[in-house]
RNA sequence: GGAGCGGACCGGACGGCUGCUCGCUUCCCACGGUGUGGUGGGCGAGAGGAAAGUCCGGGCUCCAUAGGACAAGGUGGUGGGUAACGCCCACCGGCCGCGAGGCCCGGGAAAGUGCAGCAGAAAGCAAACCGCCCAGGCGUGCCUCUGGCACGUUUGGGUAAGGGUGAAACGGUGAGGUAAGAGCUCACCAGCAGGCUGGGCGACCAGCUUGGCUAGGCAAACCCCACCCGGAGCAAGGCCAAACAGAGAGGAUAAGGGGAGACCCUUAGCGGACUGGUCCGGUCCGCCAACUACUUUCGGGUAGGCCGCUCGAGCCGCUGGGUAACCAGUGGCCUAGAGAAAUGGCCGUCCCCCCUGCGGCAGCAUUGCUGCCGCAGGGGGACAGAACCCGGCUUACAGGUCCGCUCCGAAC
Numbered sequence: 001g002g003a004g005c006g007g008a009c010c011g012g013a014c015g016g017c018u019g020c021u022c023g024c025u026u027c028c029c030a031c032g033g034u035g036u037g038g039u040g041g042g043c044g045a046g047a048g049g050a051a052a053g054u055c056c057g058g059g060c061u062c063c064a065u066a067g068g069a070c071a072a073g074g075u076g077g078u079g080g081g082u083a084a085c086g087c088c089c090a091c092c093g094g095c096c097g098c099g100a101g102g103c104c105c106g107g108g109a110a111a112g113u114g115c116a117g118c119a120g121a122a123a124g125c126a127a128a129c130c131g132c133c134c135a136g137g138c139g140u141g142c143c144u145c146u147g148g149c150a151c152g153u154u155u156g157g158g159u160a161a162g163g164g165u166g167a168a169a170c171g172g173u174g175a176g177g178u179a180a181g182a183g184c185u186c187a188c189c190a191g192c193a194g195g196c197u198g199g200g201c202g203a204c205c206a207g208c209u210u211g212g213c214u215a216g217g218c219a220a221a222c223c224c225c226a227c228c229c230g231g232a233g234c235a236a237g238g239c240c241a242a243a244c245a246g247a248g249a250g251g252a253u254a255a256g257g258g259g260a261g262a263c264c265c266u267u268a269g270c271g272g273a274c275u276g277g278u279c280c281g282g283u284c285c286g287c288c289a290a291c292u293a294c295u296u297u298c299g300g301g302u303a304g305g306c307c308g309c310u311c312g313a314g315c316c317g318c319u320g321g322g323u324a325a326c327c328a329g330u331g332g333c334c335u336a337g338a339g340a341a342a343u344g345g346c347c348g349u350c351c352c353c354c355c356u357g358c359g360g361c362a363g364c365a366u367u368g369c370u371g372c373c374g375c376a377g378g379g380g381g382a383c384a385g386a387a388c389c390c391g392g393c394u395u396a397c398a399g400g401u402c403c404g405c406u407c408c409g410a411a412c
């Protein structure tokens, strides 16, 4: 210098103007009047690494729940971490990579049932297309001619050594053996199962020995084994509580006059509404009777309001333990809580990227191409946005920074 591997992090900066949500505070105003609301001002705080998908696991809340079993669902190497997990760490085994490293839905297919496209003769107690071998028939040719040999064809049989198909064809090499062959037999090797010994907490590893000769794949097919597991979710749930309707209790007139009567008039009183800062007053309506107006109480609870709501398995630093995930101790910090949903918009300067033009330099090389630098103009700066709260996973993401490591090349 080139090509990579693993991990951590940032995810525009500063300033001005103007909005929005919340908290504290203050002036003024309103009221059912000392606490609420409105308006204006001041101060402070205000999205993410994924806030996303809502896929797993928990907290919290309500409901259900003697105990046990089955079903359904989930998980699946071992050991650890954790509140828990399908997450994380370390290790084991397998596969890939020269390597740093990466990937694995990684229990059981020598319990049972089942499944397998295309190709191929045959795909699961194997199978005969070509080939090889044996026997018979037929044809042709030759010869030493009652027969033999060779070639072709056909029938029956043997054969898994060779060819061919396939992801996969029932161990490999050699020797014996055979008509030809074959674990048919033997030696060695590979692999499997059982036993023993040693190491490791364990998954497992190493060695020795015995055995039959070899056992295919799929369990994200049924199934078997082990373990886990109640349901619903903040629209959970709790509190306050208008209006309308319901239930209970209380609860509103006397005198005089007119009229045949219905009813009307006058005076005083009672109930309510309006006016009004309040009282008086004024205006209007109702008042011999009833489930009435009106007043009051109650229950459930609608509209609406409040709580739940953000201090929490919290964040940062240090020390100690642990290979690590993580844990313990200690010090510091408070970091959105909206409710149809605030966290925005505009401008300026700078930063990064792309394009165009101009200028300079270098190389190739000849009037162009490439690279670097500078200036000017234009464009762009991602993915995406809290909604009860956490731990994870997965997915999306312009551009950029840092750390550790591997391989190759060159120079010293």
Stems, first nucleotide, its partner, number of pairs: 001408010012350007020046007028038004048383001052394002055392005060233004073228004077091005092106001093104004107224002112222002114218002129163002131159013171189006190214001192211008237307004246298005253268006269287007314333008351381014
Model confidence (mean pLDDT): 76 of 100. The RNA shown here (Bacterial RNase P class A) has 412 nucleotides and comes from a Pirellulales bacterium. It matches the Rfam family "Bacterial RNase P class A". By type it is a ribozyme. Rfam describes the family as follows. Ribonuclease P (RNase P) is a ubiquitous endoribonuclease, found in archaea, bacteria and eukarya as well as chloroplasts and mitochondria. Of the family's consensus pairs, 93% are formed in the model. The sequence is in RNAcentral, with records from ENA. The organism belongs to Pirellulales, within Bacteria. The gene name in the source record is rnpB.